[in-house]
Molecule: c-di-GMP-I riboswitch aptamer
Organism: Bacillota bacterium
RNA sequence: CGCCGACAAAGGCAAACCUCGCGAAAGCGUGGGACGCAAAGCCAACGGGCCUACUCCUGCAAGGGAAUGGCGGCCGGGUUGCCAAA
Numbered sequence: 001c002g003c004c005g006a007c008a009a010a011g012g013c014a015a016a017c018c019u020c021g022c023g024a025a026a027g028c029g030u031g032g033g034a035c036g037c038a039a040a041g042c043c044a045a046c047g048g049g050c051c052u053a054c055u056c057c058u059g060c061a062a063g064g065g066a067a068u069g070g071c072g073g074c075c076g077g078g079u080u081g082c083c084a085a086a
Stems, first nucleotide, its partner, number of pairs: 005083001012037002017032002020029003035073001041079003046076003049071003055066004
């Protein structure tokens, strides 16, 4: 230095649920709260997957279909980064 990574140290993030706000919804933000996390930092205009459908397409209707909306705490990949024993 690289990989890996601990019942280490210091610090960090924060699921469910609740509050208030935003949104058509999925979901997001604020405060509380901790299930967990070594990238649970960032990238959705890197690929796959999943969720939603204001709107559009289709249909006599019931319904079906489509991201341009979302999820990085679904996975792979990219990128930045604290500590550091075996």